[in-house]
Predicted 3D model of an 89-nucleotide RNA (c-di-GMP-I riboswitch aptamer) from Methylobacillus sp. MM3. The model forms 95% of the base pairs in the Rfam consensus. The sequence is in RNAcentral, with records from Rfam and Ribocentre. The coordinates come from a structure-prediction model, not an experiment, and the mean pLDDT is 78.
RNA sequence: UGCAAUGAAGGAUAAACCCGUCCGAAAGACGGGGGCACAAAGCAACCGGCCUACCGCAGUGUUCACUGUACGGCAGCGAGGCUGCCGGG
Numbered sequence: 001u002g003c004a005a006u007g008a009a010g011g012a013u014a015a016a017c018c019c020g021u022c023c024g025a026a027a028g029a030c031g032g033g034g035g036c037a038c039a040a041a042g043c044a045a046c047c048g049g050c051c052u053a054c055c056g057c058a059g060u061g062u063u064c065a066c067u068g069u070a071c072g073g074c075a076g077c078g079a080g081g082c083u084g085c086c087g088g089g
Stems, first nucleotide, its partner, number of pairs: 013037001017033006036076001042082002047078002049074003056069006
């Protein structure tokens, strides 16, 4: 590289969406349904990125709005770390 044969098992998690709950302002999380997908889509927020901005802080203006900001979040955004299942070579 080509041809042929074979086409495992046990499972786990759980996207969108729907219903409900909350210390939720929100992002989101949790519970139930659901079944997109995932061989790490298990764990973890001290890296990068993304989401939200009640309160507070800073700035701008038409004085009440806007902008920025995470000590809030996302691990199913990426990287790194730790852990883990089956078969063949």